[in-house]
RNA sequence: GGAGCGGACUGGAGAAUCGCGGUCCCGCGAAAGCGGGGCGGAGGAAAGUCCGAACUCUCACGGGCAGCAGGCUGGAUAACGUCCAGGCGCGGCGACGCGACGGAAAGUGCAACAGAAAACAAACCGCCGAUCGCGGUCGGUCCCAGGACCGGCCGAGGAGGUAAGGGUGAAACGGUGCGGUAAGAGCGCACCGCGUCCCACGCGAGUGUGGACGGCACGGCAAACCCCCUGCGGAGCAAGACCAAAUAGGGACGCGAUGGAACCGCCCGUUUCCGUUCGAGCGUCCGGGUAGGUUGCUUGACCGCCGCGGUGACGCGGUUGGCAGAUGAAUGAUUCUCAUCCCGCCCUGCGGGACACAGAAUUCGGCUUACAGGUCCGCUCCACGC
Numbered sequence: 001g002g003a004g005c006g007g008a009c010u011g012g013a014g015a016a017u018c019g020c021g022g023u024c025c026c027g028c029g030a031a032a033g034c035g036g037g038g039c040g041g042a043g044g045a046a047a048g049u050c051c052g053a054a055c056u057c058u059c060a061c062g063g064g065c066a067g068c069a070g071g072c073u074g075g076a077u078a079a080c081g082u083c084c085a086g087g088c089g090c091g092g093c094g095a096c097g098c099g100a101c102g103g104a105a106a107g108u109g110c111a112a113c114a115g116a117a118a119a120c121a122a123a124c125c126g127c128c129g130a131u132c133g134c135g136g137u138c139g140g141u142c143c144c145a146g147g148a149c150c151g152g153c154c155g156a157g158g159a160g161g162u163a164a165g166g167g168u169g170a171a172a173c174g175g176u177g178c179g180g181u182a183a184g185a186g187c188g189c190a191c192c193g194c195g196u197c198c199c200a201c202g203c204g205a206g207u208g209u210g211g212a213c214g215g216c217a218c219g220g221c222a223a224a225c226c227c228c229c230u231g232c233g234g235a236g237c238a239a240g241a242c243c244a245a246a247u248a249g250g251g252a253c254g255c256g257a258u259g260g261a262a263c264c265g266c267c268c269g270u271u272u273c274c275g276u277u278c279g280a281g282c283g284u285c286c287g288g289g290u291a292g293g294u295u296g297c298u299u300g301a302c303c304g305c306c307g308c309g310g311u312g313a314c315g316c317g318g319u320u321g322g323c324a325g326a327u328g329a330a331u332g333a334u335u336c337u338c339a340u341c342c343c344g345c346c347c348u349g350c351g352g353g354a355c356a357c358a359g360a361a362u363u364c365g366g367c368u369u370a371c372a373g374g375u376c377c378g379c380u381c382c383a384c385g386c
Base pairs, nucleotide, nucleotide: 001382002381003380004379005378006377007376008375009374010373012338013337014336015335016334017333018332020041022039023038024037025036026035027034028033043357047368048367050366051365052364053363054362055236056235057234058233067232068231069230070229071228072086073085074084075083076082087101088099089098090097091096102227103226107225108224109221110220124166125165126162127161128160131159132158134155135154136153137152138151139150140149141148142147143146174192175191176190177189178188179187193216194214195213196212197211198210199208200207201206240295241294242293243292250286251285252284253283254282255281258280259274260273261271262270263269302322303321304319305318306317307316308315309314340354341353342352343351344350345349
C1' cells in the first nucleotide's frame, strides 16, 4: 500500500416565528374556564408481534392421554427457543464464519432416474477356468483292430469360480500397500479406520502416534412415522378495578280514578269498549347495565457512571446523574445560517442538488427484519521498503 475478518459507537447542529399535547406556578372567576410564565415531550430499531417474563382476570386436589415446543456440554439469568465459555462437524491460506448437533444393534417405512444389484446383497462388461465335463494330440496298458482305460500337454469356455478393474448412481457392503491365488477376495499381514473393554487427562461434551481383544458385525434418511428426555391450563391493559347520566325495562313504598283507548291537526266534547278487590297514572327511593369519566399508567428484574469479583455472559456495592404518557390519539410547520456528501463553473468561493430506515400506546428481557452517510478499536493474509 492492497484485500479482508471481528467488535463498539453515531444517526445532523443552531436561531427566529406560528402551533400541538403533558405538568407545575401566578392572576382573574362562584364554577366551567380564560390570560401569563417555568419545566420536560420518540427510536436504535419505537417495527415484525416471533420467543420469554412481570401484572390482571379466569380455570384449577392430583395424575394420565392427545397436541405443541425444545434437544452436544458447562455456566449466566426472574425466565427464555436468548446470551457467554467450550466440545465436535463443515467451510475459509488465515483473522473467522456456519450448524434442529439425542436415538438408525426397539419397530414400521422410504430411496425418483440410472444401474446386474439400493440391503439376510447381487453379477452386465470383464478376469479366471485350479476342479468336473468336452474336443485335439502324444505315450502307456488291454482286447474280437476299432474302441475302452490311465497319464502328460494344448484348446474352446459348458458346469462353475471371482468381485481386483470398468460402467450406473446422492449413496454400491471398510481404505492403502505387500503377500497370496487359476483368477480373486480380511484369505493372511502392516498401517489407517471401526467395535468392545481398560488406562491417562477433563466437572462435562470429549480428547490421546496409551494398552488389550475382535477381521469387521453394525450402509443412509428421524426437517418420515416413531422412541427417549425436558417444558407447556386459557385469555390478554380493548386485561382488570372504581364512579356513573339520558332513554327503555325491573323492584319497593306512598298517593290514587283526576285515568286508558277510539274519533281528532289541537282543545272542548262524544262513545261507554277497558280499568277502579287482581290498580291506569303520578311521586320518591333502590338495584343491574350503556354512553361518558377516573384508575391501571409509567421509577422499573430500568439505563448511565465509578469501584470490586469473574476468561466471559454477568454479579455485588456506591452514586449530588437520567427516564414521554397521548386516546378521532401530541411530539409539528415555515424560513435562515452552518456541518456532511455529490455535481457544475469564468475554481479557493459562488451556484444547484442530496441528507437513510422509521416512528411510542401496560411494562420489561431477547431474537429477527429495515437503514443514506460517518467515526473509533483490535486482528488476518498478500506485496514492497528498512

This is a predicted structure of a 386-nucleotide RNA (Bacterial RNase P class A) from a Thermoanaerobaculia bacterium. Its Rfam family is "Bacterial RNase P class A". Rfam classes the family as a ribozyme. A source record names the gene rnpB.